[in-house]
Context: one part of a larger RNA
Molecule: small-subunit ribosomal RNA, 3' major domain
Organism: uncultured bacterium
RNA sequence: UGACGGGGGCCCGCACAAGCGGUGGAGCAUGUGGUUCAAUUCGAUGCAACGCGAAGAACCUUACCUAGGCUUGACAUCCAGAGAAUUACUCCGAAAGGAGUGAGUGCCCGUAAGGGAACUCUGAGACCGGUGCUGCAUGGCUGUCGUCAGCUCGUGUCGUGAGAUGUUGGGUUAAGUCCCGCAACGAGCGCAACCCUUGCCCUUAGUUGCCAGCGAGUCAUGUCGGGCACUCUAAGGGGGCCGCCGAUGUCAAAUCGGAGGAAGGUGGGGAUGACGUCAAGUCCUCAUGGCCUUUAUGCCUAGGGCUACACACGUGCUACAAUGGCCGGUACAGAGGGCAGCAACAGCGCGAGCUGAAGCAAAUCCACUAAAGCCGGUCUCAGUACGGAUUGGAGUCUGCAACUCGACUCCAUGAAGGUGGAAUCGCUAGUAAUCGCGGAUCAGCAUGCCGCGGUGAAUACGUUCCCGGGCCUUGUACA
Numbered sequence: 001u002g003a004c005g006g007g008g009g010c011c012c013g014c015a016c017a018a019g020c021g022g023u024g025g026a027g028c029a030u031g032u033g034g035u036u037c038a039a040u041u042c043g044a045u046g047c048a049a050c051g052c053g054a055a056g057a058a059c060c061u062u063a064c065c066u067a068g069g070c071u072u073g074a075c076a077u078c079c080a081g082a083g084a085a086u087u088a089c090u091c092c093g094a095a096a097g098g099a100g101u102g103a104g105u106g107c108c109c110g111u112a113a114g115g116g117a118a119c120u121c122u123g124a125g126a127c128c129g130g131u132g133c134u135g136c137a138u139g140g141c142u143g144u145c146g147u148c149a150g151c152u153c154g155u156g157u158c159g160u161g162a163g164a165u166g167u168u169g170g171g172u173u174a175a176g177u178c179c180c181g182c183a184a185c186g187a188g189c190g191c192a193a194c195c196c197u198u199g200c201c202c203u204u205a206g207u208u209g210c211c212a213g214c215g216a217g218u219c220a221u222g223u224c225g226g227g228c229a230c231u232c233u234a235a236g237g238g239g240g241c242c243g244c245c246g247a248u249g250u251c252a253a254a255u256c257g258g259a260g261g262a263a264g265g266u267g268g269g270g271a272u273g274a275c276g277u278c279a280a281g282u283c284c285u286c287a288u289g290g291c292c293u294u295u296a297u298g299c300c301u302a303g304g305g306c307u308a309c310a311c312a313c314g315u316g317c318u319a320c321a322a323u324g325g326c327c328g329g330u331a332c333a334g335a336g337g338g339c340a341g342c343a344a345c346a347g348c349g350c351g352a353g354c355u356g357a358a359g360c361a362a363a364u365c366c367a368c369u370a371a372a373g374c375c376g377g378u379c380u381c382a383g384u385a386c387g388g389a390u391u392g393g394a395g396u397c398u399g400c401a402a403c404u405c406g407a408c409u410c411c412a413u414g415a416a417g418g419u420g421g422a423a424u425c426g427c428u429a430g431u432a433a434u435c436g437c438g439g440a441u442c443a444g445c446a447u448g449c450c451g452c453g454g455u456g457a458a459u460a461c462g463u464u465c466c467c468g469g470g471c472c473u474u475g476u477a478c479a
Base pairs, nucleotide, nucleotide: 001479002478003476004475005474007473008472009471010470011469012468013467015463016462019427020426021425022424023423026318027317028316029315030314031313032312033311034309035308042053043052064304065303066302067301068300069299070298073127077126078125079123080122081121082120083119086103087102088101089100090099091098092097107116108115109114129293130292132291133290134289138287139286140282141281142280143278145276150189151188152187153186154185155184156165157164158163169180170179171178195270196269197268198267200238201237202236203235204234205233206232209228210227211226214225215224216223241264244258245257246256247255248254320420324379325378326377327376328375329374330373337366338365341360342359345356346355347354348353386417391412392411393410394409395408396407397406433455434454435453436452437451438450439449
């Protein structure tokens, strides 16, 4: 100087407390461990692995296993020889591949002979190749402490020196934020601000958006003429700064209350992550040193596996019902997507869906009826008109192909489950809870992920205690 203490002081955080809803019990989905297997490819492992890499394993993917094949190779550069490239068909084979029969002659230089470019085949070797090992050889990228308020430097001064000072102290703040003091005076990386979005207003613009007033038309609809007021869209501005008033405070920084205001004290949300820590993660994104492999640890193909199943754990979905289930009627979104696409509408089907088909590269057309809600009816506390697992049958769609191993529909079946032990998690406001909608990936496949809006709470006395963190101080046989 640090680190540590079941030392002290001050302070903060959904850390506790106060509340609301869960997990842990059930069924299923999904990941992991374990076990099994020819293979169940590999990685991730306290917080910070476990709906994680994987924004989508039937084949492919695919790295694993079995079998059949290749050896200058699936891919790159160089050399030699031959042929344009390309394309139709037959046989063997699970395919890869092998054998064979035809069609076909292009571009550039040159009168021609011939040469050249691209492409294909054959041959020789230099070499290709490796999701093989080492993340403890590395780059890059990422997680984490933590959006915590810290981490440092120059000059000066003090100390023999390691170092100290500044950065400590008194206040204050979300903040090493600011003020005052001070052997310090300044500065840098962080904080804040500048950026995006949302909340109010103005200006400009008016189609694909809108319809107040005027006219026309309809059973009805901005449907038409017309208009750009309003909504909205999207570009530019304004607006908030403790600015004003009062109080407190050291005449300070600031804090508390009030006015005005759409908004009040960083207005709400996002992006943004200092010096460093964990030899944290990744050699399977990519790049890369070294090592290993070279008729195989490379490459091609078919089938299988990654989907196994006495069990254990994590994360979720659906429930156990009456604040509910079922039936009928009826209302209101936002954001994003669409041409190998979204598909109105009509017909068929109980339905998944099928057939035909307008419009739309979309403020124009489409998916698109949002659901919870509201109104009416029914069920009457029961393993039920709750719950939907499981199983049988019949189908639809995607796709070369749904057996291993897809999603969905209809009929039948109707399991566990009556609110979950010890323990444990999230959340402070348009939040939790609850309700539906969209997107990426994607032929098909979503209870996951990423977004969007609808309805919309309770509680916070407080900091004694648990956990994590910041500053000062103290002890130490630790470094």